[in-house]
This is a predicted structure of a 73-nucleotide RNA (transfer RNA) from a Lachnospiraceae bacterium. Its mean pLDDT, the model's own confidence on a scale to 100, is 83. It matches the Rfam family "tRNA". The family's RNA type in Rfam is transfer RNA. Rfam describes the family as follows. Transfer RNA (tRNA) molecules are approximately 80 nucleotides in length. Lineage of the source: Bacteria > Bacillati > Bacillota > Lachnospirales > Lachnospiraceae. The sequence is in RNAcentral, with records from ENA.
RNA sequence: GGCCCCAUAACUCAAUGGUUAGAGUAGCGGACUCAUAAUCCGUUAGUUACAGGUUCAAGUCCUGUUGGGGCCA
Repeated sequence: GGCCCCAUAACUCAAUGGUUAGAGUAGCGGACUCAUAAUCCGUUAGUUACAGGUUCAAGUCCUGUUGGGGCCA
């Protein structure tokens, strides 16, 4: 230098172009217990990396940038 993959909650990951972007873990509160753990219930938590474009509608499609990983030279 060229090519490919990835970027979504504090963490690990889902989400066919179409409802208010969800789940597990974690945090907080409660139930249970003599108490703790476990379990159960509730709850908090998002600029979907950034900037544009296409579309009635974009996490998803297209372009560029940034960061991470890999292959080739």